[in-house]
RNA sequence: CUUAUCCAGAGUGGCGGAGGUACAGGACCUGUGAAACCACGGCAACCACCUGACCCGUUUGGGGCAGGAACGGUGCCAAUUCCUACGACGUGUAUGCGAUCGAAAGAUGAG
Numbered sequence: 001c002u003u004a005u006c007c008a009g010a011g012u013g014g015c016g017g018a019g020g021u022a023c024a025g026g027a028c029c030u031g032u033g034a035a036a037c038c039a040c041g042g043c044a045a046c047c048a049c050c051u052g053a054c055c056c057g058u059u060u061g062g063g064g065c066a067g068g069a070a071c072g073g074u075g076c077c078a079a080u081u082c083c084u085a086c087g088a089c090g091u092g093u094a095u096g097c098g099a100u101c102g103a104a105a106g107a108u109g110a111g
Base pairs, nucleotide, nucleotide: 001111002110003109004108005107006106011040012039013038014037019029020028021027024084025083026082041077042076043075046073047072049068050067051066052065054063055062056061081105086102087101088100089098090097091096
């Protein structure tokens, strides 16, 4: 950079000592102990793997679909990605509000 997904799911202990929820504004979590780190436990099918029928190519192969599987590679385990932010739309008109849609940003996987 490209692409897929993001209203589901899943925590205890140790250590630590004041912060954390990306950024900004909110709203929250936190000395009944934050982050980081460690251990154990758990969630989950993105990749890899297995099964099935199908499609393409046809010696070898490739593709998506459905299902399985957590002893492989990642990831994750407060709150929808906690909410909003920009645009559209609706409504109102005091420059606001919202039950909707999209974008941006971010996170994770794969390339």
This is a predicted structure of a 111-nucleotide RNA (SAM riboswitch aptamer (S box leader)) from a chicken gut metagenome. The sequence is in RNAcentral, with records from MGnify.